[in-house]
Context: one part of a larger RNA
RNA sequence: CUCUCGUGAAGGAACUCUGCAAUUUAAAUCCGUAACUUCGGGAAAAGGAUUGCCCACGCGAGUGGGUCGCAGUGAAAAGGUUCUGGCGACUGUUUACUAAAAACACAGGUCUGUGCGAAGGCGUAAGCCGCGGUAUACAGACUGACGCCUGCCCGGUGCUGGUAAGUUAAGGGAGAGGGUUAGCCCGUUAAACGGUGAAGCUCGCAACCGAAGCUCCAGUAAACGGCGGCCGUAACUAUGACGGUCCUAAGGUAGCGAAGUUCCUUGUCGGGUAAGUUCCGACCUGCAUGAAUGGCGUAACGACCGGAACACUGUCUCCACGAGAGACUCG
Numbered sequence: 001c002u003c004u005c006g007u008g009a010a011g012g013a014a015c016u017c018u019g020c021a022a023u024u025u026a027a028a029u030c031c032g033u034a035a036c037u038u039c040g041g042g043a044a045a046a047g048g049a050u051u052g053c054c055c056a057c058g059c060g061a062g063u064g065g066g067u068c069g070c071a072g073u074g075a076a077a078a079g080g081u082u083c084u085g086g087c088g089a090c091u092g093u094u095u096a097c098u099a100a101a102a103a104c105a106c107a108g109g110u111c112u113g114u115g116c117g118a119a120g121g122c123g124u125a126a127g128c129c130g131c132g133g134u135a136u137a138c139a140g141a142c143u144g145a146c147g148c149c150u151g152c153c154c155g156g157u158g159c160u161g162g163u164a165a166g167u168u169a170a171g172g173g174a175g176a177g178g179g180u181u182a183g184c185c186c187g188u189u190a191a192a193c194g195g196u197g198a199a200g201c202u203c204g205c206a207a208c209c210g211a212a213g214c215u216c217c218a219g220u221a222a223a224c225g226g227c228g229g230c231c232g233u234a235a236c237u238a239u240g241a242c243g244g245u246c247c248u249a250a251g252g253u254a255g256c257g258a259a260g261u262u263c264c265u266u267g268u269c270g271g272g273u274a275a276g277u278u279c280c281g282a283c284c285u286g287c288a289u290g291a292a293u294g295g296c297g298u299a300a301c302g303a304c305c306g307g308a309a310c311a312c313u314g315u316c317u318c319c320a321c322g323a324g325a326g327a328c329u330c331g
Stems, first nucleotide, its partner, number of pairs: 001326008010317002014315001019312001027051005036041001038145001052067006068072001080310007087302002092104002108143007120129003146297004151227003156224002158220005165215003171209002175205001177203004183196003187193001228246005255289001256286001267283005
């Protein structure tokens, strides 16, 4: 010096990102117990008191009396508490070996598909799961207890339905054309060659017919998603209920709001502190909130994340001493 422990004057969080760590608290009995609340809780709330042994009495809890110690749950083991926010309702689950959470799940809600040889899934198939189930079922997607609610937009994309017209593949195919040439014609002594050329075979072309799809017409947002600008205006000023105008599919409703979202920003005001970039309550100028990508509340719950207080302490002012184990020296 390091590690693991123990004790500590006065102060008591001044430490520090943060009371991290370590103290404190602790058992049982009795008393007592707030806001809030989904009436179950909250709650061991908080906060107090008692505790040994002996005698008497009592069925007993216990009551009365006596008595010892510094100390009686005599050692050990055994919640620190409260207030106020955020998020997630809750118990649960998770990155085996840096993340336990506000992430996942969840009961509940909604939408969509599926009539049973179901939809969906695995498999080349047979076959199997779904299911020895049958729409109060099963599958997929989103949301996430509960309470109050969930506005407007179907122009784009998707999905569903429709189908007159347009477009349109394979396929079919009237027909026209090319190649080949049996025959015929002309020329040539002849062959060859030239001209014409039926059928067949063949080559590409093609009017027309031709489904779904797409175009088109509708519906649909708890489908993917989206939810404006400028100018003027009231008898102080300011503001603008009101008006004008442009654009849009429609221009953000209720809520909430410097938010886990606010750049400017330590916004402004209030509270708490002697002093507060954090925190709580407001305001609204929302850079860039907003309604099942759910909005706003919410008792209970949380090894979650902020802020405050009481108690308590070597976290600190400021370190000291002690015990054990290392290091170190000698061997």